[in-house]
RNA sequence: GGGCCCAUAGCUCAGUUGGUUAGAGCUAUCGGCUCAUAACCGAUCGGUCGUAGGUUCAAGUCCUACUGGGCCCA
Numbered sequence: 001g002g003g004c005c006c007a008u009a010g011c012u013c014a015g016u017u018g019g020u021u022a023g024a025g026c027u028a029u030c031g032g033c034u035c036a037u038a039a040c041c042g043a044u045c046g047g048u049c050g051u052a053g054g055u056u057c058a059a060g061u062c063c064u065a066c067u068g069g070g071c072c073c074a
Base pairs, nucleotide, nucleotide: 001073002072003071004070005069006068007067010026011025012024013023019057028044029043030042031041032040050066051065052064053063054062
């Protein structure tokens, strides 16, 4: 220098043919249970969907550029 892949909650990850509301587990907080703690059960909190544009009635999803990370070729 060229090609490909990844970026969604504090962490690890889902998200269907673009379709009206963005989810799970863990963590945290609160409550239940217990003599008490852990475990277990329930609830709550938590999101500019990497950034900026574009297409569309509608974008986490499609297109372009950029940023960061990874792999391969030279």